The part of an RNA shown here (small-subunit ribosomal RNA, 5' domain) has 549 nucleotides and comes from an uncultured prokaryote.
Context: one part of a larger RNA
RNA sequence: GGAUGAACGCUGGCGGCGUGCUUAACACAUGCAAGUCGAACGAGAGGACAGGAGCUUGCUCCUGGGCUCUAGUGGCAGACGGGUGAGUAACGCGUGGGCAACCUACCCUUGAGUGGGGGAUACCUGGCCGAAAGGCCAGUUAAAACCGCAUAAUAUUACGGCAACUUUGGGGGCCGUACUCAAAGCUAGGGAUCUUGGAAACAGGACCUGGUGCUUAAGGAGGGGCUCGCGUAAGAUUAGCUAGUUGGUGGGGUAAUAGCCUACCAAGGCAUCGAUCUGUAGCCGACCUGAGAGGGUGAUCGGCCACACUGGAACUGAGACACGGUCCAGACUCCUACGGGAGGCAGCAGUGGGGAAUUUUGCGCAAUGGGGGAAACCCUGACGCAGCAACGCCGCGUGGGUGAAGAAGCAUCUUGGUGUGUAAAGCCCUGUCAACAAGGACUAAGUUGCGCAAUUUAAUAGAUAGCGUAAUUGAAUGUACUUGUGAAGGAAGCCCCGGCUAACUCCGUGCCAGCAGCCGCGGUAAUACGGGGGGGGCAAGCGUUAUUC
Numbered sequence: 001g002g003a004u005g006a007a008c009g010c011u012g013g014c015g016g017c018g019u020g021c022u023u024a025a026c027a028c029a030u031g032c033a034a035g036u037c038g039a040a041c042g043a044g045a046g047g048a049c050a051g052g053a054g055c056u057u058g059c060u061c062c063u064g065g066g067c068u069c070u071a072g073u074g075g076c077a078g079a080c081g082g083g084u085g086a087g088u089a090a091c092g093c094g095u096g097g098g099c100a101a102c103c104u105a106c107c108c109u110u111g112a113g114u115g116g117g118g119g120a121u122a123c124c125u126g127g128c129c130g131a132a133a134g135g136c137c138a139g140u141u142a143a144a145a146c147c148g149c150a151u152a153a154u155a156u157u158a159c160g161g162c163a164a165c166u167u168u169g170g171g172g173g174c175c176g177u178a179c180u181c182a183a184a185g186c187u188a189g190g191g192a193u194c195u196u197g198g199a200a201a202c203a204g205g206a207c208c209u210g211g212u213g214c215u216u217a218a219g220g221a222g223g224g225g226c227u228c229g230c231g232u233a234a235g236a237u238u239a240g241c242u243a244g245u246u247g248g249u250g251g252g253g254u255a256a257u258a259g260c261c262u263a264c265c266a267a268g269g270c271a272u273c274g275a276u277c278u279g280u281a282g283c284c285g286a287c288c289u290g291a292g293a294g295g296g297u298g299a300u301c302g303g304c305c306a307c308a309c310u311g312g313a314a315c316u317g318a319g320a321c322a323c324g325g326u327c328c329a330g331a332c333u334c335c336u337a338c339g340g341g342a343g344g345c346a347g348c349a350g351u352g353g354g355g356a357a358u359u360u361u362g363c364g365c366a367a368u369g370g371g372g373g374a375a376a377c378c379c380u381g382a383c384g385c386a387g388c389a390a391c392g393c394c395g396c397g398u399g400g401g402u403g404a405a406g407a408a409g410c411a412u413c414u415u416g417g418u419g420u421g422u423a424a425a426g427c428c429c430u431g432u433c434a435a436c437a438a439g440g441a442c443u444a445a446g447u448u449g450c451g452c453a454a455u456u457u458a459a460u461a462g463a464u465a466g467c468g469u470a471a472u473u474g475a476a477u478g479u480a481c482u483u484g485u486g487a488a489g490g491a492a493g494c495c496c497c498g499g500c501u502a503a504c505u506c507c508g509u510g511c512c513a514g515c516a517g518c519c520g521c522g523g524u525a526a527u528a529c530g531g532g533g534g535g536g537g538c539a540a541g542c543g544u545u546a547u548u549c
Base pairs, nucleotide, nucleotide: 001549002548003547004546006545007544008543009542010541013396014395015394016393017392018391019389020388021354026352027351028350030349031348032347035076036075037074040073041072043070044069045068046067049064050063051062052061053060054059055058083307084306085305092232093231094230095229096228097227098226099225102224103223104222107220108219109218110217111216112215113214114213115149117147118146124139125138126137127136128135129134155180157178158177159176160175161174162173165170185212186211187210188209189208190207193206194205195204196203197202234278235277240270241269242268245267246266247265248264249263250262251261252260282304283303284302285301286297287296288295289294309330310329311328312327313326332343333342334341335340360386362385363384364383368382369380370379371378372377399429400428401427402426409420410419411418412417433490435485436484437483438482439481443476446472447471448470449469450468451467452466454464455463456462493538494537495536496535497534498519499518500517504533505532506531507530508529514521515520
């Protein structure tokens, strides 16, 4: 000199963009942060409207009922997004490879199929137990919930054969035989025909078509798993460490390799090129500094990893050994009828505590993104915004011109001056910001209705993409911005002046009081202490402290 997630002291006008518990991974009141689908399913409630009946003529009852709402069954999502850095010196991370040893829901492409049956159960009703949390028994019912059967191969397993490659080990490719394994519907329409109910009208079904699901197989994309080379901080005042330890065989296990696990066998394996032990630490892209080499850091943003009160475990699932799921143990807090129960902010706000120190219990889903849904739409403390804080960077302002009687005051002094000083006043202007008033955006793409033609189609249905038209969607926000009004009016401090180091005098004090980064000042003329005047530096900041180059 530069830098900081800074803090402290004095001071403080505005705006833009960022940043904001570095300490106790300490404990948490309250609210919110993950739901959605009725176009999978039965049931219940409400009910516009339509038909019929009764009459008290504007009400009641019955039937149908688009639609709305709801707990439950079922599906998908709660493994993402958000937080934190405790642990970890490790294939954790970075970088470059390998998997002939692997998995992959949703999405995309392609092939084939979607036949025919069955038994339950929640909700509900009845009864019972319990203070509660919750639970038990009986009865009834549906499905895209559950379970057989049929059918099926480039799938599984076993056997046989063939060719290429090869690290000679081959689990990969091709062919054949045998064995085993699937499924579900919903919705929008339709000319003829058939069929069920009905006298008919009509309604339902078969049948056909569109859309979307479902099953199976192959491929893709994106995602993940495993493995290897190299790199990755300190201590030798840590020198030996290791029995599932190192390897093999059999068995088990996993999506998959493997002592991953187990039985037996062998006695290996690691280490001064630092094993083991101890303490410290999330890693990287990056950030700071430096001419560079290097040194330091790992906040915000992005990638990876780990964790979710502490420890352990599995279940479900494509994916978890799961922050707002389950079970067990422990500590803590709360409720209790003492029998037993409930909870987990390292999500967003917020509280206490710790600390030098770090914000609002705000608004909105309008945008972007995510989940569900055919869609409308719903949810989203992700996110977009606003609030607080000079915490940082950047920009702007606090006026401009003129003005010598060089005013007054103050300071100094050789008593005549000198300095403050064009500085002020005065005169002439300007109008940024702030204040007030008026106008007033962008961020909006979409969505819905109607119409048009196109593709698909038997079709004017549905679907797909397009054009036109109308309506409608903004938290921030009456904000940005523009214009106007009046008015120099509302807006300057902090540190320093012995040398380093830019900037000097007077008074007070008298080794006292004090200063100080180093050298050092102060004991009666202190440019070094305190005050005044003057000056220097930076400026909405200026100094100090801490850390780092």
RNAcentral holds the full RNA, with entries from ENA. Its mean pLDDT, the model's own confidence on a scale to 100, is 81.